The prediction has a mean pLDDT of 75. The RNA shown here (Bacterial RNase P class A) has 390 nucleotides and comes from a bacterium. It was read from a public genome assembly, where an Rfam model found it. Its Rfam family is "Bacterial RNase P class A". Rfam classes the family as a ribozyme.
[in-house]
RNA sequence: GGAGCAGGCCAGGCGGUCGCUGCGAGUUCGGGAAGCCGAAUUUCGGGGAGGAAAGUCCGGGCUCCACAGGGCGCGGUGGUGGGUAACGCCCACCGUCCGUGAGGAUAGGGAAAGUGCCACAGAAAACAAACCGCCGUAUGGGCUUGCCUGUGCGGUAAGGGUGAAAAGGUGCGGUAAGAGCGCACCGCGGUGCGGGUGACCGUGCUGGCAGGGUAAACCCCACCGGGAGCAAGACCAAGCAGGGGGAAUCGCGGCCGUUGGCAACAACAGCCGCGACGGAUCGGCCCGAUCCGUUCGACCUCCGGGUGUGUCGCUCGAGGUGAUGAGCGAUCAUCAUCCUAGAUAAAUGACCGCUCUCGACAAAACCCGGCUUAUCGGCCUGCUCCGCGU
Numbered sequence: 001g002g003a004g005c006a007g008g009c010c011a012g013g014c015g016g017u018c019g020c021u022g023c024g025a026g027u028u029c030g031g032g033a034a035g036c037c038g039a040a041u042u043u044c045g046g047g048g049a050g051g052a053a054a055g056u057c058c059g060g061g062c063u064c065c066a067c068a069g070g071g072c073g074c075g076g077u078g079g080u081g082g083g084u085a086a087c088g089c090c091c092a093c094c095g096u097c098c099g100u101g102a103g104g105a106u107a108g109g110g111a112a113a114g115u116g117c118c119a120c121a122g123a124a125a126a127c128a129a130a131c132c133g134c135c136g137u138a139u140g141g142g143c144u145u146g147c148c149u150g151u152g153c154g155g156u157a158a159g160g161g162u163g164a165a166a167a168g169g170u171g172c173g174g175u176a177a178g179a180g181c182g183c184a185c186c187g188c189g190g191u192g193c194g195g196g197u198g199a200c201c202g203u204g205c206u207g208g209c210a211g212g213g214u215a216a217a218c219c220c221c222a223c224c225g226g227g228a229g230c231a232a233g234a235c236c237a238a239g240c241a242g243g244g245g246g247a248a249u250c251g252c253g254g255c256c257g258u259u260g261g262c263a264a265c266a267a268c269a270g271c272c273g274c275g276a277c278g279g280a281u282c283g284g285c286c287c288g289a290u291c292c293g294u295u296c297g298a299c300c301u302c303c304g305g306g307u308g309u310g311u312c313g314c315u316c317g318a319g320g321u322g323a324u325g326a327g328c329g330a331u332c333a334u335c336a337u338c339c340u341a342g343a344u345a346a347a348u349g350a351c352c353g354c355u356c357u358c359g360a361c362a363a364a365a366c367c368c369g370g371c372u373u374a375u376c377g378g379c380c381u382g383c384u385c386c387g388c389g390u
Stems, first nucleotide, its partner, number of pairs: 001386010012355007020048002023045004027040005050361001054372002057370005062229004069287004074225005079093005094108001095106004109220002114218002116214003131160002133156010168186006187209001188207008233312003236308001243303004250275006257268004276294006319338008
């Protein structure tokens, strides 16, 4: 000087004029005993869209079902160990692959439980195989004894071809020619020892050794999981037609009241318990549980009618910032300090001046932790490689 890798920060700035909006304090008016409530415009003070607010992909907080369990099914995750409220997220490590490297990627449990698939090409793609070839042998032909060639039989899978992949790879020996047939190393299986919390790593011994891939195919294994969602839900006001139809055997026992009865007892009403039946609840199914009702009829179902578009939920929270300590780190603990949008047809806009790196992607709607996607320009920190000079 150049080329890279990883992490972090900012998101035009300053000033002025007018305008919008929420909160706090004040002023005035009305109601009220007061607290307080409402209104007005005005005074003061502090605020007012993002790093992704997007996607609606995960996880929760919160609300309701609802007092809410078990099983199946269904869905999700998938190396190990940590972090976290939790996660499919983050950190560290391990294995494999890519890169000279800093680093990056990883849908990373199981193929010896089973089933399926591997097009085309190729002889053959899994209970696998012989197209060309190599060797032996029988026989025919040619021919210069050697040798060449056709057919049949037997052996072969080392060589060639096809393919992403073909009975583990390389080398040596051996054989008629070959082959783990034997040996060495590697690979694979088993096993001992050492290191590590663990995934795993190293090493010794042993076996000629189950012929591959694919589970982001079905499946098996381990772990996790109620549902719906702020248009959740709560409250207040007002008001029609608190409308009409459908809709389930009921039984037994006890208590008590009334009536009848000489008494035994009977009838009716009410309450309680049990059983049966009907219904509702828990995304689907089963079990279990709970609640309601059983003809004055519940839940449910069909038809029909009405009300403001009110208030709350709504922003102090697993919150921000700083310091110290622990930890490789994610993060945690302690102390100090701060309050930083809450709209509701949807608030932050318009103009002017200066400046600048000349500004992209882009706009909260209950809140938070992540991931993914889009993106102009600038700055900071650490690390790697190449070239040159000293």